[in-house]
Context: one part of a larger RNA
Molecule: small-subunit ribosomal RNA, 3' major domain
Organism: uncultured bacterium
């Protein structure tokens, strides 16, 4: 100078409070540990590992095991040598890859092309080191910080500017000052919503006319409203009052669709921590070369006295069940989504039409109206196990989801401890994607209904700024 301090001071943040839902107890899902194993690939380990890499392990992936093969090789060049083969069909062995066989086999201007096969040289390696590294990512932290040129102080390390006074989310702006400026950050500039005008009206709207239907924007037509999407406006402490140092702000009030960063986002300064990654890739060093390379069948990654993480479904009546009935949003679809009718109790099946989509289609559910059930381990609750199917794939034994009947376990609200959340948030509901042949309670996303509560900074956690003390660097 830093760091630490169970020193001071000032300040903040779901940090504590005030709330409101949860996990921690149970049953299941998935991840780690441990343990077994031929293997249970590998890597992730306070916070910053454990529903994490993996946005999807039956085969493939898979890297791991156990058998069975190849040895220039899966891909490519150079160059030689002999060749017309490779490929295809097909035999025999075999789990299969592979190994033996058989049949069919170029072109030519005769220089040579053009393909495999041989042999030679260049291969491959998810083998190790992330502490050799690049990229590239977590956190501290969206915290308000981290430097610089020049000047001034000091012998110097180094200070100062960056301190003080207010103020702000902020090194934010103001004042003042041996300082004066400046770059990285902050803000803004971006892209979403929130209002309004405009310009356009097709696949989208239908208010007014007209025709039509049982019903429908179903037709003629329209352009208002809705809604798509290009342009503009809009918010700026801009007005107004106060309080302030005639500052910068702060407080309240009008107008406003919005008020004081409106709301969400994407945007992460110098650094930390040898933090992660050599399995994405890339790459320097070592290592492997009839093998730690490579094909192929099978099995493993899915085991299971436990033990810990994240969920998800309960324990019920603000609920379960059955019937009637209403409203989104964002997506996606052609080797796809599929309307409609048929069969089936049902997953589903046969049909059949329409969509490369604002066109056609996937397509709500809590909600509401009514009937039941009346406090039980039950019409709660669904694990398990039994039987019978559907589907997707060569192929569901290990290991797949679904559906139907039969079963009907724990579990009456959870000990210490502990976790999210300040508003269209929490908590409830359901729908969509990505990956995917099939397989989501995970993950990204979208709406639907729609709160409680914040005296307040003593006190626990993290931070930020200033002073102090130190035997620390």
């Nucleotide at each position: 100078u830093g760091a630490c301090g169970g020193g001071g001071g000032c300040c903040c943040g779901c940090a504590c409070a005030a709330g409101c839902g949860g996990a921690g107890g149970a049953a299941c899902a998935u991840g780690u540990g441990g343990u077994u194993u031929a293997a249970u690939u590998c890597g992730a380990u306070g916070a910053u590992a454990c529903g994490c890499g993996a946005g999807g392990a039956a085969c493939c992936u898979u890297a791991c095991c156990u058998g069975g093969g190849c040895u220039u090789a899966a891909a490519u060049g150079u160059a030689g040598a002999g060749c017309g083969a490779c490929a295809g069909a097909u035999u025999g062995u075999g789990a299969a890859a592979g190994c033996a066989g058989u049949c069919c086999u170029u072109c030519u201007u005769c220089g040579g092309a053009c393909g495999a096969u041989c042999u030679a040289c260049a291969a491959g390696g998810u083998g190790c080191u992330g502490c050799a590294u690049g990229g590239u990512u977590g956190u501290c932290g969206u915290c308000a910080g981290c430097u610089c040129g020049u000047g001034c102080c000091g012998u110097g390390a180094g200070g100062u500017g960056u301190c003080g006074g207010g103020u702000u989310a902020a090194g934010u702006c103001c004042c003042a000052u041996a300082a004066c400026g400046a770059g990285c950050g902050c803000a803004a500039c971006c892209c979403u919503u929130a209002u309004c005008g405009u310009u356009a009206g097709u696949u989208g709207c239908c208010a007014g006319c007209g025709g039509g239907u049982c019903a429908a924007g179903c037709c003629g037509g329209g352009g208002a409203c809705u809604c798509u999407a290009g342009c503009g406006a809009g918010a700026c402490u801009g007005c107004c009052g106060g309080u302030g140092u005639c500052a910068a702000a702060c407080c309240g009030g009008a107008g406003g669709a919005a008020g004081g960063u409106g709301g969400g986002g994407a945007u992460g300064a110098c650094g930390u921590c040898a933090a992660g990654u050599c399995c994405u890739c890339a790459u320097g060093g070592c290592c492997c070369u009839u093998a730690u390379g490579u094909c192929c069948a099978g099995g493993g990654c899915u085991a299971c006295a436990c033990a810990c993480g994240u969920g998800c479904u309960a324990c019920a009546a603000u609920g379960g069940c059955c019937g009637g009935u209403a409203c989104a949003a964002a997506g996606g679809g052609c080797a796809g989504c599929u309307a409609c009718c048929a069969g089936g109790u049902g997953a589903c099946u046969g049909g059949a039409u329409g969509c490369u989509a604002a066109u056609c289609u996937c397509c709500a559910a809590a909600g509401u109206c009514g009937g039941u059930c009346u406090c039980a381990g039950u019409u709660c609750g669904g694990a398990u196990c039994g039987a019978a199917g559907u589907c997707u794939g060569c192929a569901a034994c290990c290991c797949g989801a679904c559906u139907u009947c039969a079963u009907g376990a724990a579990g009456u609200u959870g000990g210490a401890a502990u976790c999210g959340c300040u508003a269209g948030u929490a908590a409830u509901c359901g729908c969509g994607g990505a990956u995917c042949a099939g397989c989501a309670u995970g993950c990204c996303g979208c709406g639907g209904u729609g709160a409680a509560u914040a005296c307040g900074u003593u006190c626990c956690c993290g931070g930020g700024c200033c002073u102090u003390g130190u035997a620390c660097a």